Overview
Predicted 3D model of a 61-nucleotide RNA (Fluoride riboswitch aptamer (crcB RNA motif)) from a Coriobacteriia bacterium. Taxonomically the source falls in Coriobacteriia (Bacteria, Bacillati, Actinomycetota). It was read from a public genome assembly, where an Rfam model found it. Of the family's consensus pairs, 100% are formed in the model. The prediction has a mean pLDDT of 78.
RNA sequence: GCAGAACAAGGCGAUGGAGCUCGCCUGGACCGCCCUUUGGGCUGAUGGCUCCUACACGGUC
Numbered sequence: 001g002c003a004g005a006a007c008a009a010g011g012c013g014a015u016g017g018a019g020c021u022c023g024c025c026u027g028g029a030c031c032g033c034c035c036u037u038u039g040g041g042c043u044g045a046u047g048g049c050u051c052c053u054a055c056a057c058g059g060u061c
Base pairs, nucleotide, nucleotide: 010025011024012023013022016052017051018050019049020048021047032042033041034040035039
C1' cells in the first nucleotide's frame, strides 16, 4: 500500500430543527421532476405524521 474478516459506532431517505414511526445502508444508503436539453420550466423545508423556524400566496385589523 492492497484485499478480506471481525468489532465498535452508527449513518442515509432532493434545502433547517425536534418527537414518533417506516424503509434502506456498513463505506455505502443518498444526491427531485419535465422539456424543444451545453439551456429553459415546475413542486416541496417531511420517506410518512405532528410541531417549530424560514420562505411563498390570499384575507382581516